[in-house]
RNA sequence: GCCCCCAUCGUCUAACGGUUAGGACACCACUCUUUCAAGGUGGAGAUAGGAGUUCGAUUCUCCUUGGGGGCACCA
Numbered sequence: 001g002c003c004c005c006c007a008u009c010g011u012c013u014a015a016c017g018g019u020u021a022g023g024a025c026a027c028c029a030c031u032c033u034u035u036c037a038a039g040g041u042g043g044a045g046a047u048a049g050g051a052g053u054u055c056g057a058u059u060c061u062c063c064u065u066g067g068g069g070g071c072a073c074c075a
Base pairs, nucleotide, nucleotide: 001071002070003069004068005067006066007065010025011024012023013022018055027043028042029041030040031039048064049063050062051061052060
């Protein structure tokens, strides 16, 4: 330098192009308990960034950024 793959709450992980972007753990509040843990109820929390296509994009296309892999160069 070229090619391929990946990027979603703090972590892990879902979502035919049409959802209020869901779930688990963790966190916070309340509850339960003599206390702690466990349990119960509720809450906050994410689509890497930018363009494009589309009535509509987490999903499709392009660019950028970051990560991983392969090839080439290494005079």